Predicted 3D model of a 350-nucleotide part of an RNA (small-subunit ribosomal RNA, central domain) from uncultured Desulfobacterium sp. The source organism's lineage runs through Bacteria, Pseudomonadati, Desulfobacteria, Desulfobacteriaceae and Desulfobacterium.
[in-house]
Context: one part of a larger RNA
RNA sequence: CUGGGCGUAAAGGGCGUGUAGGCGGUUUGGCAAGUCAGGCGUGAAAGCCCAGGGCUCAACCCUGGAAGUGCGUGUGAAACUGCCAUUCUGGAGUAUGGGAGAGGAGAGUGGAAUUCCCAGUGUAGAGGUGAAAUUCGUAGAUAUUGGGAGGAACACCCGUGGCGAAGGCGACUCUCUGGACCAAUACUGACGCUGAGACGCGAAAGCGUGGGGAGCAAACAGGAUUAGAUACCCUGGUAGUCCACGCCGUAAACGAUGAGAACUAGGUGUAGCGGGUAUUGACCCCUGCUGUGCCGUAGCUAACGCAUUAAGUUCUCCGCCUGGGGAGUACGGCCGCAAGGCUAAAACUC
Numbered sequence: 001c002u003g004g005g006c007g008u009a010a011a012g013g014g015c016g017u018g019u020a021g022g023c024g025g026u027u028u029g030g031c032a033a034g035u036c037a038g039g040c041g042u043g044a045a046a047g048c049c050c051a052g053g054g055c056u057c058a059a060c061c062c063u064g065g066a067a068g069u070g071c072g073u074g075u076g077a078a079a080c081u082g083c084c085a086u087u088c089u090g091g092a093g094u095a096u097g098g099g100a101g102a103g104g105a106g107a108g109u110g111g112a113a114u115u116c117c118c119a120g121u122g123u124a125g126a127g128g129u130g131a132a133a134u135u136c137g138u139a140g141a142u143a144u145u146g147g148g149a150g151g152a153a154c155a156c157c158c159g160u161g162g163c164g165a166a167g168g169c170g171a172c173u174c175u176c177u178g179g180a181c182c183a184a185u186a187c188u189g190a191c192g193c194u195g196a197g198a199c200g201c202g203a204a205a206g207c208g209u210g211g212g213g214a215g216c217a218a219a220c221a222g223g224a225u226u227a228g229a230u231a232c233c234c235u236g237g238u239a240g241u242c243c244a245c246g247c248c249g250u251a252a253a254c255g256a257u258g259a260g261a262a263c264u265a266g267g268u269g270u271a272g273c274g275g276g277u278a279u280u281g282a283c284c285c286c287u288g289c290u291g292u293g294c295c296g297u298a299g300c301u302a303a304c305g306c307a308u309u310a311a312g313u314u315c316u317c318c319g320c321c322u323g324g325g326g327a328g329u330a331c332g333g334c335c336g337c338a339a340g341g342c343u344a345a346a347a348c349u350c
Base pairs, nucleotide, nucleotide: 003322004321005320006319007304008303012318014201015200016199017198021194022193023192025088028085029084030083031082033081034080035077036076037075039073040072041071042070049065050064051063052062053061054060091191092188093187094186095185096183097182098181103177104176105175106174107173108172109171110154115149116148117147118146119145120144121143125136126135162169163168206247207246208245209244210243211242215241216240220236221235222234223233258317259316260315261314262313263312266295267294268293269292270291271290272289273288274287275286276285299306300305323350324349325348332343333342334341335340
C1' cells in the first nucleotide's frame, strides 16, 4: 500500500463555530464532461502467447498471426453522476402561541454555621486520640447569653430529576441574554450533512498584577506511632482555595462509545408539552412528540455485554490505530512570563 479495525485488547480529536474539500431529497426539459456502444488512427522492433519452419534434438534462431486491457479522434445513446434551466415539499429554516429548566453574564439581598472581637454569667479544666502528647486555660479558657466584625459556602427541597456543545451549572430578587421542546396553521423552497486547516470555549492545579483571607489546607513545625516513619493519626500552619483583569490549555476532559441520517419486537419508570375520554374540578385511563433510566426479542460480540439513547442493519464525512520497551521521550519547529504544552522519531533491546 491493498486491507482490517477503534466500549474494556493498539485506536474517537476535551467540546463547539465554521473555511476549503467530500457527500447530498423531488419533477420535467436541455447539454454530453464523467459513463456506455461500435468505427478509424496509433499503440516501433525484440520479448510473452499461438501456428509453421531451420540448426541431428533442445536451448537458440527464422516467418506469420494474435494480443497489446492504453491514448487520440469523430459518430451515436442519455439510465446514472455532473452542468444549465425548471418544479415540488417530505430534509432544513422562518413566523405565531405556549409552558419547563442549578443554561450564561452583571447587580443587589438573606438566613444557618465556623472563626475572631467586646460585654455578662461562671470555675477548673478544655481539646484531642486506639491510647496519649504537643496545644489552649486562674492574665479566667471550655460551656452559656447578648452585641459586633469578616470571609466563604448555600442544609432541607434534591430526584439514575432538570439545563448546557463540552468543561460544567444548585439560597433569593432584579436586569441583560443563549438554546431546546410542544401545538396548530402560514411562509421560504434543498437554503442540507460533515468538516483538513483556522477561530472560539475549555475542571482542577499552576503563573502575572492588584485586592481579600472566615473555614479548610500542599509546603513547613511540633506531638504521637514505629525497628525507622521524610507517612497514615493529632496540634498548629504558609502558599492556595475567594474577587478583578490577563495567561496556561491539560485530565480516568469517560458513556473509556466522533457527528449526521434511515431502518429493525416489546415491557416498565420518570421529566416537559399536547390530544382523547371522564368529571363540578383535580386525579384515574387511552394516546402523540421530545428528553432521561431500567429490563428485554432479533441481531451483534472473543467474552463481558449492547440492544429504537445500538456495540444491530446500512449510507456520508472527519479523527485515530498497526507488537512490548526505548517514548508521548530526544532533536527541530510553533506556542507560553514560567511551569510546560502541541507536533514527533531513531539507535538499541525483547